[in-house]
């Protein structure tokens, strides 16, 4: 130096251009129990890796970087 692959709450993931971005693992309150702890309800928590570009409309398609990973030279 060419190519390919991922990047999505705190962590792991789902998400074929259209509502409020899924789900579970943590957290936080309740409830349940003498008490933990298991269970149940709820809730907070992601400008979707940055930057442009398409498009009424972009996590999703394009282009470039950035980082991590492989496959050639």
């Nucleotide at each position: 130096g060419a190519c390919c692959c991922a990047u999505u709450g705190g962590u792991g993931u789902a998400g074929c251009g259209g509502u409020c971005a899924u789900c579970a693992c943590g957290c936080c309150a309740c409830c349940c129990u003498g008490u933990c702890a298991c269970g149940g309800u709820g809730g907070a928590g992601a400008u979707c890796g940055c930057g442009g570009g398409u498009u009424c409309g972009a996590a999703u398609c394009c282009c470039g970087c950035a980082u991590g990973g492989g496959u050639c030279g």